[in-house]
Molecule: transfer RNA
Organism: uncultured Clostridia bacterium
RNA sequence: GGAAGUUUAGCUCAGCCGGGAGAGCACUUGCCUUACAAGCAAGGGGUCAUAGGUUCGAUCCCUAUAACUUCCA
Repeated sequence: GGAAGUUUAGCUCAGCCGGGAGAGCACUUGCCUUACAAGCAAGGGGUCAUAGGUUCGAUCCCUAUAACUUCCA
């Protein structure tokens, strides 16, 4: 220098043929316990990397940019 892939909650990830943003762990509160852990119940938390475009409507499609990973030179 060229090519491909990834980017969604604090962490690991799902969400696929465009219409409800979710799971596990973690966190908070309550119950239980002498106390802690475990267990049970409830709850909070997201500009879906950034900026544009298409569309009635975008995490999803198109373009550019950024970060990371891999391959080629």